[in-house]
Context: one part of a larger RNA
Molecule: small-subunit ribosomal RNA, central domain
Organism: metagenome
RNA sequence: CUGGGCUUAAAGGGCACGCAGGCGGCUGGGUAUGUCCGGUGUGAAAUCCCUCGGCCUAACCGAGGAAUUGCACUGGAAACUGCCUGGCUUGAGGGCAGGAGAGGCGAGUGGAACUCCUGGUGUAGCGGUGAAAUGCGUAGAUAUCAGGAGGAACGCCGGAGGCGAAAGCGACUCGCUGGACUGUCCCUGACGCUGAGGUGCGAAAGCCAGGGGAGCGAACGGGAUUAGAUACCCCGGUAGUCCUGGCCGUAAACGAUGGCCACUAGGUGGGAGAGGUCCCGAUACCGUUCCUGCCGUAGCAAAAGUGUUAAGUGGCCCGCCUGGGGACUAUGGCCGCAAGGCUAAAACUC
Numbered sequence: 001c002u003g004g005g006c007u008u009a010a011a012g013g014g015c016a017c018g019c020a021g022g023c024g025g026c027u028g029g030g031u032a033u034g035u036c037c038g039g040u041g042u043g044a045a046a047u048c049c050c051u052c053g054g055c056c057u058a059a060c061c062g063a064g065g066a067a068u069u070g071c072a073c074u075g076g077a078a079a080c081u082g083c084c085u086g087g088c089u090u091g092a093g094g095g096c097a098g099g100a101g102a103g104g105c106g107a108g109u110g111g112a113a114c115u116c117c118u119g120g121u122g123u124a125g126c127g128g129u130g131a132a133a134u135g136c137g138u139a140g141a142u143a144u145c146a147g148g149a150g151g152a153a154c155g156c157c158g159g160a161g162g163c164g165a166a167a168g169c170g171a172c173u174c175g176c177u178g179g180a181c182u183g184u185c186c187c188u189g190a191c192g193c194u195g196a197g198g199u200g201c202g203a204a205a206g207c208c209a210g211g212g213g214a215g216c217g218a219a220c221g222g223g224a225u226u227a228g229a230u231a232c233c234c235c236g237g238u239a240g241u242c243c244u245g246g247c248c249g250u251a252a253a254c255g256a257u258g259g260c261c262a263c264u265a266g267g268u269g270g271g272a273g274a275g276g277u278c279c280c281g282a283u284a285c286c287g288u289u290c291c292u293g294c295c296g297u298a299g300c301a302a303a304a305g306u307g308u309u310a311a312g313u314g315g316c317c318c319g320c321c322u323g324g325g326g327a328c329u330a331u332g333g334c335c336g337c338a339a340g341g342c343u344a345a346a347a348c349u350c
Stems, first nucleotide, its partner, number of pairs: 004321003007304002012318001014201004021194003025088007034080001035077008049065006091191001092188003095184004103177007110154001114150008125136002162169002206247006215241002220236004258317006266295008275286003299306002323350003332343004
């Protein structure tokens, strides 16, 4: 290189946007880049192959032929590919009319709970556990009532429900704003798909500066348990968890399943629409588009399973794998304030 693979065996990049590149709908004309046919020249000899010949034979040697799959020039073909030019609407995008949604950002508001503070009532306990103790409480706790302050999270609705590219998003109101879907079939006319590099987004923890700090709570202290108990249980509790700005760039970032397109039995739920039938309506039924589950045919699969949301049948593009350990390592480079991240070996060993 050819070839084989990537749900669970090694293997899908965390997700997106997108430059280059690769790939590309229907139809007419032109061209002749690739492609195909013919001719000419060249493609040294030897070797390999075929035929014949020379050494007794073979190896070996000689002669002729073939081959030399290539290149150049030239004549031609025009289906496919490329290029130039014209047209089309089904791919893609747009207009108009709609309804759905925890999609994003900002501002404001609300109630429950909790803790603290002040005051009232009230008195000896409270709390906690398997049982206890540490702890809190006569300087009046726990309980209860009233008032005040603060921070964080939004119960029920809530759903196998919805939205988002992923990470993720859940009180209410207003403002700004993204996407998807349905109907119409009005407009543009291939404007498309993918995407090495690159750029952006990216849970939690962590880092820097400033704020905030109710509850929870690494570390830490104490009480228990235990042979011990650097734990599990209990009482405390700092960072952190929250906000603003800036870093970090990871994850079982999972559907462990890259994106896009086409095709290939059905059945039954959920969500968002528009339409038809019954005179109208609730409703029911019928078919239809998109999303989201379950079951299942063929097929696929080592099996488990998967099965129009494919892991089936094909096409295009990207990423990745190549025995286990060493090793999500060393070294170098790049990035980072650091923690560390990305890229990524070898000796040795089984």